RNA sequence: AGUUGAAAAAGGUAAACUGCCCGAAAGGACAGGACGCAAAGUUCUGGGUCUAAGGUCUGUUACUAGAGACAGACAAUCAGCGGUGCAGACUACGACUGCCAGACUACCGAC
Numbered sequence: 001a002g003u004u005g006a007a008a009a010a011g012g013u014a015a016a017c018u019g020c021c022c023g024a025a026a027g028g029a030c031a032g033g034a035c036g037c038a039a040a041g042u043u044c045u046g047g048g049u050c051u052a053a054g055g056u057c058u059g060u061u062a063c064u065a066g067a068g069a070c071a072g073a074c075a076a077u078c079a080g081c082g083g084u085g086c087a088g089a090c091u092a093c094g095a096c097u098g099c100c101a102g103a104c105u106a107c108c109g110a111c
Base pairs, nucleotide, nucleotide: 002111003110004109005108012037013036017032018031019030021028022027035098041104042103043102045101046100047099048096049095050094054091055090056089057088058087059086060085062084063083064082066081068078069077
């Protein structure tokens, strides 16, 4: 230096769950807690999965008189167009490194 191994030693980390905070959500931070992990260290580089705030489209028995129609002082009327609400579908620039792989780094032992 390379390959390889698992808990021999020294250590490291921390699933579910709980509390609290952030977030539209997926999810994340901190604290407790240990299912596990030989890279369960770092990195969204590739794939995969998750979410849908925002955007687009569609529907609607809901609301609205904005443009328009009618009327012709105003007012009233008309929900086809537009706008709002509700529902559905699609969508990542969001998330997951303990989903898989790549890249980089790393303790001990063996060869």
Overview: A computed fold for a 111-nucleotide RNA from Candidatus Stramentimicrobium fermentans, annotated as c-di-GMP-I riboswitch aptamer. The coordinates come from a structure-prediction model, not an experiment, and the mean pLDDT is 82. Lineage of the source: Bacteria > Atribacterota > Candidatus Phoenicimicrobiia > Candidatus Pheonicimicrobiales > Candidatus Stramentimicrobium.